[in-house]
RNA sequence: AAUAUUAAUACGGGAGAUACUGUUUUAAUACAGAGCCGAAGGAGCAACGACCCGGAAACUCUCAGGCAAAAGGACCGUAAGAAAUUA
Numbered sequence: 001a002a003u004a005u006u007a008a009u010a011c012g013g014g015a016g017a018u019a020c021u022g023u024u025u026u027a028a029u030a031c032a033g034a035g036c037c038g039a040a041g042g043a044g045c046a047a048c049g050a051c052c053c054g055g056a057a058a059c060u061c062u063c064a065g066g067c068a069a070a071a072g073g074a075c076c077g078u079a080a081g082a083a084a085u086u087a
Stems, first nucleotide, its partner, number of pairs: 001086003005083002009079005018034001020033004035067003041063001042061003048054002
């Protein structure tokens, strides 16, 4: 000095699905019941390989989480640093 790298920080953008029903009942929460969502997390598998096993996702599952707003939110952009690698 560089980087389709790694783990964070700050700011901005960021979807989907019941403000469901009942228990005296706006929301949250407690108990019970049914219905849904996938982009926190988690799990599963193809090609391929040295074939026991390893092996990807925004695919699949829905354990967890979520289903007005808020919060959260994979991922994307910007900024300034740290590590690693290369010159």